RNA sequence: AGAGUUUGAUCCUGGCUCAGAACGAACGCUGGCGGCGUGCUUAACACAUGCAAGUCGAACGAGAAAGUUUCUUCGGAAACGAGUAAAGUGGCGCACGGGUGAGUAACGCGUAGAUAACCUGUCCAAGCGACUGGGAUAGCCCUUCGAAAGGGGGAUUAGUGCCGGAUACGCAUACGUUGAUUGUUUUUAAGGACAAUCAAGAAAGGUGGCCUCUAUUAUAAGCUAUCACGCAUGGAGGGGUCUGCGUACCAUUAGUUUGUUGGUGGGGUAAUGGCCUACCAAGACUACGAUGGUUAACGGGUCUGAGAGGAUGAUCCGUCACACUGGCACUGAAACACGGGCCAGACUCCUACGGGAGGCAGCAGUGAGGAAUAUUGCGCAAUGGGGGCAACCCUGACGCAGCGACGCCGCGUGGGUGAGGAAGGCUUUCGGGUCGUAAAGCUCUGUCAGAAGGGAAGAAAUGCUUAUAGGUUAAUACCUUGUAAGUUUGACGGUACCUUCAAAAGAAGCACCGGCUAACUCCGUGCCAGCAGCCGCGGUAAUACAGAGGGUGCGAGCGUUAAUCGGAAUUACUGGGCGUAAAGAGUACGUAGGCGGUUUUGUAAGUCGGGUGUGAAAUCCCCGAGCUCAACCCAGGAACUGCGCUCGAUACUGCAGAACUUGAGUUCGGGAGAGGGGUGUGGAAUUCCUAGUGUAGAGGUGAAAUUCGUAGAUAUUAGGAGGAACACUCGUGGCGAAGGCGACACCCUGGAACGUAACUGACGCUGAGAUGCGAAAGCGUGGGGAGCAAACAGGAUUAGAUACCCUGGUACUCCACGCCGUAAACGAUGAGCACUUGGUGGUGCGGGAUUUGACCCCUUCUGUGCCGUAGCUAACGCAUUAAGUUCUCCGCCUGGGGAGUACGGUCGCAAGAUUAAAACUCAAAGGAAUUGACGGGGGCCCUCACAAGCGGUGGAGUAUGUGGUUUAAUUCGACGCAACGCGCAGAACCUUACCUGGUCUUGACAUCCAGAGAAUUUCUGAAAGUGCCUCUUUAUAGAGGAGCUUGGUGACAGGUGCUGCAUGGCUGUCGUCAGCUCGUGUCGUGAGAUGUUGGGUUAAGUCCCGCAACGAGCGCAACCCCUGCCUUUAGUUGCCAUCAUUAAGUUGGGCACUCUAAAGGGACUGCCGGUGUUAAACCGGAGGAAGGUGGGGAUGACGUCAAGUCCUCAUGGCCUUUAUGACCAGGGCUACACACGUACUACAAUGGCAAGUACAAAGGGCAGCGAGCACGCGAGUGUCAGCGAAUCCCGAAAAACUUGUCUCAGUCCGGAUUGGAGUCUGCAACUCGACUCCAUGAAGUUGGAAUCGCUAGUAAUCGUGGAUCAGCAUGCCACGGUGAAUACGUUCCCGGGCCUUGUACACACCGCCCGUCACACCACGAAAGUCGGUUGUUCCAGAAGCGGUUGAGCUAACCCGCAAGGGAGGCAGGUGCCUAAGGUGUGGCUAGUGAUUGGGGUGAAGUCGUAACAAGGUAACC
Repeated sequence: AGAGUUUGAUCCUGGCUCAGAACGAACGCUGGCGGCGUGCUUAACACAUGCAAGUCGAACGAGAAAGUUUCUUCGGAAACGAGUAAAGUGGCGCACGGGUGAGUAACGCGUAGAUAACCUGUCCAAGCGACUGGGAUAGCCCUUCGAAAGGGGGAUUAGUGCCGGAUACGCAUACGUUGAUUGUUUUUAAGGACAAUCAAGAAAGGUGGCCUCUAUUAUAAGCUAUCACGCAUGGAGGGGUCUGCGUACCAUUAGUUUGUUGGUGGGGUAAUGGCCUACCAAGACUACGAUGGUUAACGGGUCUGAGAGGAUGAUCCGUCACACUGGCACUGAAACACGGGCCAGACUCCUACGGGAGGCAGCAGUGAGGAAUAUUGCGCAAUGGGGGCAACCCUGACGCAGCGACGCCGCGUGGGUGAGGAAGGCUUUCGGGUCGUAAAGCUCUGUCAGAAGGGAAGAAAUGCUUAUAGGUUAAUACCUUGUAAGUUUGACGGUACCUUCAAAAGAAGCACCGGCUAACUCCGUGCCAGCAGCCGCGGUAAUACAGAGGGUGCGAGCGUUAAUCGGAAUUACUGGGCGUAAAGAGUACGUAGGCGGUUUUGUAAGUCGGGUGUGAAAUCCCCGAGCUCAACCCAGGAACUGCGCUCGAUACUGCAGAACUUGAGUUCGGGAGAGGGGUGUGGAAUUCCUAGUGUAGAGGUGAAAUUCGUAGAUAUUAGGAGGAACACUCGUGGCGAAGGCGACACCCUGGAACGUAACUGACGCUGAGAUGCGAAAGCGUGGGGAGCAAACAGGAUUAGAUACCCUGGUACUCCACGCCGUAAACGAUGAGCACUUGGUGGUGCGGGAUUUGACCCCUUCUGUGCCGUAGCUAACGCAUUAAGUUCUCCGCCUGGGGAGUACGGUCGCAAGAUUAAAACUCAAAGGAAUUGACGGGGGCCCUCACAAGCGGUGGAGUAUGUGGUUUAAUUCGACGCAACGCGCAGAACCUUACCUGGUCUUGACAUCCAGAGAAUUUCUGAAAGUGCCUCUUUAUAGAGGAGCUUGGUGACAGGUGCUGCAUGGCUGUCGUCAGCUCGUGUCGUGAGAUGUUGGGUUAAGUCCCGCAACGAGCGCAACCCCUGCCUUUAGUUGCCAUCAUUAAGUUGGGCACUCUAAAGGGACUGCCGGUGUUAAACCGGAGGAAGGUGGGGAUGACGUCAAGUCCUCAUGGCCUUUAUGACCAGGGCUACACACGUACUACAAUGGCAAGUACAAAGGGCAGCGAGCACGCGAGUGUCAGCGAAUCCCGAAAAACUUGUCUCAGUCCGGAUUGGAGUCUGCAACUCGACUCCAUGAAGUUGGAAUCGCUAGUAAUCGUGGAUCAGCAUGCCACGGUGAAUACGUUCCCGGGCCUUGUACACACCGCCCGUCACACCACGAAAGUCGGUUGUUCCAGAAGCGGUUGAGCUAACCCGCAAGGGAGGCAGGUGCCUAAGGUGUGGCUAGUGAUUGGGGUGAAGUCGUAACAAGGUAACC
């Protein structure tokens, strides 16, 4: 720091996704050790059990027991236990510490301040005091009620408990440390400070010690030390209250409020205050968001990020709130109190049924919930807290340990050497490669774990003992304070750490490997199973599934999931946009607000600078230090971007004052204009009415019909009626803010421009809300209604036609008044000011020059067009009328769909408008441009493409191929053109791949192995013999090899089995169409373009010219072959002009000619004329055998069709192996209701038949062609000459021509079919050959719709040959003979080429794609209702409780009184105010659910049509 994903490709917009970091996590697999942290995020759900707050005997009175010992009269007693335990009065504490985050959107929290409006137990400093009295009471004891919890009554008693008096005047007390008055002073107008006067206010003692003073024997008073106590002052620390600023979302919450806002008096509080109350006033809050709703503890911080920000608020620290739920007060310095109280409610437990008890959101623990979160541990040794003089006690705070890889950090699982590169696995092109120095082996070390031994720091205090120095004192006692020494205390824990021992021993997994993203192969599977974060993999060769081998990454962990930030400049402050991608409101005026010209003075709010206070600690950062390192921890610094106070600066902004004229405005003048409103007038046209003329049609269409017309239409003439609209002028002309405005005249009226000089003096710009205007359609009321025309009717069209076309036709369209408020209301471009090269044309006013005048010309300003520079833009394009460069203000956008929809609100008579979501779903949707393809778009051009012609096919019969059907099998392939007389240049067997039956299994064929044998051929047969090469040799023989045969073993052979969609090769087709590309350069961000387009021309991208292109390649053409003319050479087997000869070029002779076959020549637009651009070229002509490519052939660019072929061949993979291989026999490929293609023969007289007579070319021939002769009607047979062929043979050419006959008929046409008899080939003609003869003599009389070929030696017609082949040809491939017609031309059909245009297509129109319906699923809305939550309000009722009031009952302290008694005060009780839960009625908001219903989304190849994209076949759209 980026990457993937929209497209055929490109650029842009834009969303989705990934790579990073992080976590109180959970889940899966795995798991050696240690350190430091951390651990109910859910049910503020319910809790068994234990513990978590007590302590003080130095405040007080009282005071056991067990046990032991002693005594004893044996009943008991005493001592110790022990002034102990337990309890009580009293003091202090229990408001701290610990937990949780429910509530709270708030002065709750944060920050900065205020308190002159306040409080403060304990603590500290210094000061003063502490005098004198009194009455009760708990406990204990007695008694009593109750199941219990818990009470009642009586008697007695203490104190640091309670009360009175004094200090110090009165009042009765209580409250209160303060109240009243005066003055001074400070200050901010104070409840401040100070001073004076007046008034009021207190207590408690305990313990240790001493006898100097007083009394005294002791001892007490007293003194002294210390603790405690009272008052007052100050401090420290803590708290209360108030204020500025900051602090979530919703406006589909816009108005809220009656103690409400303020004042006065009173009450209340520590204290201000409507905090409360009475009265008075009518205010207070709110668009800078009140009120309401939803959510939420807040901060330091934490995570992320470059930062700004975003998210978050576990652990630690600060604050707040809460303690089963709700309410209430008491005590106290402080509470409305987690382990206190009272009441109500819910729940749980006990009960004798009468009544009671309880509150883990303390630590453990249990249940429940949940994906999920620990031990009912040890200790007060340390730190801290409470009590105490202290010892000490208490402390689930805390310190430790336990559990969990939950996180961070560290360590280990060994190091070295070791190639026969072991075995084994995997793979392989079979050679190898890889795991891999990895292992084994050899050697070394000893971390961690294990065993044994040693063994810390954390501990300093207090207390006690001793010594010593102060204080006190008469005192060196005592006491007290300090110092020194000694002694005492460890949960963790025999832990950390150290040493020794033994042994490589006990210790590696997880995820991934198509791209993003590091890492590849094999096997299995076969759109299945599955994967997937996005794109996407899987349909038989999957690097994407599953397994394996290998690899990559991390490592005691690794992955996944959830949630956060980042990347995302994808909410843009830093840092985005709005012509066409999402986005400028339809338009104007204008309120609040925002912004604002020039000069100057003042001020100092903003702004800037200095100083200062604060910004807790921890955290982050830097630098050091301590644990062996690190995590962790400690110390110092920096920082905390903030806020306050203060001093200064004054450029800019603000504020205040003064001035200015350029912004803005006003006055005046003459012009322009479909600007607006009203009234009137006019002519043309349509329609209707009346009358005339006139007769059969008119009208309408692609063609028709509906319709009108003999009751007189249409046409035409005249007159009349009525409504609407204003031809020409008319113009990218004018006016208006926009919508919009068009005959003429008049009246009323708005605005702009120009010119001119004066005036005002910033009066300006924009503009949330608000308001006005606002096309068409629509609505209401009343008119009007000619034409046009939704709906509707009819006629057509059509498969249908609820449309397009036609005939009619109502609303509407017009007017008046009132609504509606929307449009593709568009320049798809908000308003305003300024600045920034130009050219050209219209409009309006003015100026100059000129003119008699007008025009023309030059020019300022305003408005309006076109082209274009810079610049901008994704591109297209915009470009002084900006989409350029800036400023100001407003509106709007944030992926597509759902949806401008639902619900709610507002408006509307309604239609509807406006405001405006979510669930769900997709990975795109989109803009501009590019290349193609396509178009029932355009232009140009070509082609037997059409047209003009000739002949066919389609009808018949037959042949042949195909489909279908049949069959045991009818083998397989080929399917529009480009399958179908195709593979097949030839199925009786063979071929043959198919079927039936039979047979073989290393095989019919190939290689290797080991064994045996000789192999092979032929013949006679009673036999016999054994070959070739090499070496040795004893020459008898032995060994080996090549080749052959046989049986055997296994490797293997074999397969016309599958896949042509795994392939090579070959082929078809577009198409012999003229195209297809490249290098360099240039243009473009880029895909790409240019070149190759343009003007001509050509058969041609053929050539010329022009041109940001210049060149080049594959194609075209040419080069090659045949043919047409000539020449040269050559002359047999060819030829014969001349000579001779013959039946005959038969022979001699000759090579002139023909011909043959070699080499050349010839034709190039070369020449002439014209046209053309001086070109290319075209037209005409000459010459020439041939003239513009002379004719024909071969030759097929880049590519397309997953075209065809695995059955020619080759080949990957799969399948098969006593069979899908091989052999044999027979059958089948030849079937036959039918359909199609291609051919042959015909239907006849341009003919058939008969007879006669001519003229070819090109081929073939030895397992061959076969003359001649003979036989046969014939097919053919017999015999044999010649010929491996310019020599011989096939071999007769046929049409043609001549003559004759037939005379239009199913025929003397036609020949199918069938019967009979034969011939030939062949092992064999039954299925199933060809031919011959005799006989038979079918359909067919020129062929519907439709369709094919052909442009000259062509079509048509006639015969001939060849390949295949034993035989079989109407097929195929060749050959020649005879030999036409027509082409005006390119409008149309098919196909093709080039340019251009549109496109939503790119699998490319056989494309894409829309809506209803049917089915399934999903989420949402409506709905009679129903069921919850929350909240407002009405009324009822009202516990506990505080204070008010009453208090006839009860009453120790004080007062009066001799006493009785009285008074004061208090208590119980009553009462009424407030009020929680509760009840009742009625509203608001909101969650769930609901028969049915509505649209939406998604789904496989469903149905119906074809709306859109091309002129999409009626241009589309709002």
Molecule: small-subunit ribosomal RNA
Organism: uncultured prokaryote